RNA sequence: GCAAAGCCGCCGAAAGGCGGUGACGCAGAGCCACGGAGCUAACGCGUUCCCAUUUGAACGCCAUGCUAGCCGAGCCGCCG
Numbered sequence: 001g002c003a004a005a006g007c008c009g010c011c012g013a014a015a016g017g018c019g020g021u022g023a024c025g026c027a028g029a030g031c032c033a034c035g036g037a038g039c040u041a042a043c044g045c046g047u048u049c050c051c052a053u054u055u056g057a058a059c060g061c062c063a064u065g066c067u068a069g070c071c072g073a074g075c076c077g078c079c080g
C1' cells in the first nucleotide's frame, strides 16, 4: 500500500459484481480472461412427471456468464 470473511444497500437467473463498513491475510492480494483449472446454468437441447389442453415441476448436458485473493503467460512496478 492492498483488503478476506461477516454485516448493510444496489445489480444479476445464479456464480458473482459495485459501494459502505470491517481486516483474514498478501512484498507485487498491481493491470489483463491469452492458456489451464474451478464456479454458475439463464437461454438452448434431452429425459421424466403432472395434465383434457395450455402451463408447470424435477433431473442431465451446455458458457456466450463468472473467479486475477487458483496456477501460468503478457504488460507495468518494487528490491538486490
Base pairs, nucleotide, nucleotide: 001026002025006021007020008019009018010017011016024069028076030075031074034072035071036070037067038066039065044061045060046059047058048057049056
This is a predicted structure of an 80-nucleotide RNA (c-di-GMP-I riboswitch aptamer) from a soil metagenome.
The prediction has a mean pLDDT of 88.
The sequence is in RNAcentral, with records from MGnify.